A computed fold for a 71-nucleotide RNA from Imasa heleensis, annotated as transfer RNA. It matches the Rfam family "tRNA". Rfam classes the family as a transfer RNA. The sequence is in RNAcentral, with records from ENA.

RNA sequence: GGGAGAAUAUAUUAAUGGUAGAUAAUUGGUCUCCAAAACCAAUAGUGUGGGUUCAAGUCCCACUUCUCUCG
Numbered sequence: 001g002g003g004a005g006a007a008u009a010u011a012u013u014a015a016u017g018g019u020a021g022a023u024a025a026u027u028g029g030u031c032u033c034c035a036a037a038a039c040c041a042a043u044a045g046u047g048u049g050g051g052u053u054c055a056a057g058u059c060c061c062a063c064u065u066c067u068c069u070c071g
Stems, first nucleotide, its partner, number of pairs: 001070007010024004018054001026042005047063005
């Protein structure tokens, strides 16, 4: 330098173009003599900029970062 892929909550990771979910973590509560475990609840998210569409996490383009691959 060429090609391919990935980017969603603090972490891991789902989501046929039509209400963004789960698990762990965190915080609060119940329980307990205390703590742990268990149970209940809450907080928190679509890499950046454009385009298409009534509607974009999803489709298209560019960029950024990372991974793989060819030379």